[in-house]
RNA sequence: AGCUCAUCGAGAGGGACUGAGGGAACGGCCCAGUGAAGUCCCGGCAACCGCCACGAGCCUCCGCCCACCGUCGUCCGUGACGGGAAGCGGUUCGUGGAAACGGUGCUAAUUCCGGCCCGGCGCGAGAGACGCGGUGGGGAAGAUGAGAA
Numbered sequence: 001a002g003c004u005c006a007u008c009g010a011g012a013g014g015g016a017c018u019g020a021g022g023g024a025a026c027g028g029c030c031c032a033g034u035g036a037a038g039u040c041c042c043g044g045c046a047a048c049c050g051c052c053a054c055g056a057g058c059c060u061c062c063g064c065c066c067a068c069c070g071u072c073g074u075c076c077g078u079g080a081c082g083g084g085a086a087g088c089g090g091u092u093c094g095u096g097g098a099a100a101c102g103g104u105g106c107u108a109a110u111u112c113c114g115g116c117c118c119g120g121c122g123c124g125a126g127a128g129a130c131g132c133g134g135u136g137g138g139g140a141a142g143a144u145g146a147g148a149a
Stems, first nucleotide, its partner, number of pairs: 003147006013042005021031003026114003043107003048103003051097009063088002068083006111141001116138004121133004
């Protein structure tokens, strides 16, 4: 880089250095010398993962193990190996919690808006076709996290 899943209408900025771009691309529309992007420092937000509690499912994976079962051995005391889902544990899912600690992330505008498909509405002399506008749903693309190979 590509794949899978979840989320994307909420939230949260100051300083130093520097100096012209930035909002992914395209079209809009915005932000920007009252200082863009970048780097550093200090904050903050949030709750994806780790974390904590409870509940449910399952033994696919890892380890232990009660009863019991099988095979082999036996000095007849029992030993070795294998099975075994009741338990520990593990794992999956769900609900709730915390933000202390760890891994990320984020900190203008809904992912800033749109494009592609479907529906209904309004307008265009407007019934149809078509166009435009806004609207509901679904995609595409993108971002972030988690996971698998």

This is a predicted structure of a 149-nucleotide RNA (SAM riboswitch aptamer (S box leader)) from Nocardioides sp. LS1. Its mean pLDDT, the model's own confidence on a scale to 100, is 80. Rfam family: SAM riboswitch aptamer (S box leader). Rfam describes the family as follows. The SAM riboswitch is found upstream of a number of genes which code for proteins involved in methionine or cysteine biosynthesis in Gram-positive bacteria. Rfam links the family to the GO term regulation of gene expression.